RNA sequence: GCAUCGUCGACGGGAGAAUCCGGGGUCAACCCGGUGCCGAAGGAGCAACCGCCCCGGUAAACUCUCAGGCCAAAGGACCGUCGCCGGGGA
Repeated sequence: GCAUCGUCGACGGGAGAAUCCGGGGUCAACCCGGUGCCGAAGGAGCAACCGCCCCGGUAAACUCUCAGGCCAAAGGACCGUCGCCGGGGA
């Protein structure tokens, strides 16, 4: 120190699923109970493969739904652009 990689931040985009039933609540929001559903916060699990081969390591957008969510809002994996910091072939 360019390409480029990573944490964090800003901006933009960003899906799915009952505004279900009953009760409470000043309407709503919300609270309690019940049933149904969603997967893209988080969490958990597994293959190939590898190992010191009893066993262990190890992945996801797959699976599970603990959590979270099912009008809107908020949130939102991930993608793009920019910036600080850190690493960094040629």
This is a predicted structure of a 90-nucleotide RNA (Glycine riboswitch aptamer) from Rhodobacteraceae bacterium CCMM004. The prediction has a mean pLDDT of 81. Lineage of the source: Bacteria > Pseudomonadati > Pseudomonadota > Alphaproteobacteria > Paracoccaceae.